[in-house]
RNA sequence: AACUCAACGGGAAAUGGUGUCUUCCUGAUCCAACCGCUUACGAGCUGAUGGCGCCUGCAAAUUC
Numbered sequence: 001a002a003c004u005c006a007a008c009g010g011g012a013a014a015u016g017g018u019g020u021c022u023u024c025c026u027g028a029u030c031c032a033a034c035c036g037c038u039u040a041c042g043a044g045c046u047g048a049u050g051g052c053g054c055c056u057g058c059a060a061a062u063u064c
Base pairs, nucleotide, nucleotide: 008027009026010025011024012023013022016055017054018053019052020051021050036045037044038043
């Protein structure tokens, strides 16, 4: 000096908030993780979660 690991900090996981768990990126700058799928390219489809719980919004159905 470089690399790796640990701790700590910050960030990300296709539409909001939050708790928790998981994975990933990063800690001089640049840089990163991440930014859905289908298509005849005209257009079409799923979803507020990465997973689970709660709240909010939207859609459908049923009951009072």
The RNA shown here (Fluoride riboswitch aptamer (crcB RNA motif)) has 64 nucleotides and comes from a Bacteroidota bacterium. The coordinates come from a structure-prediction model, not an experiment, and the mean pLDDT is 81.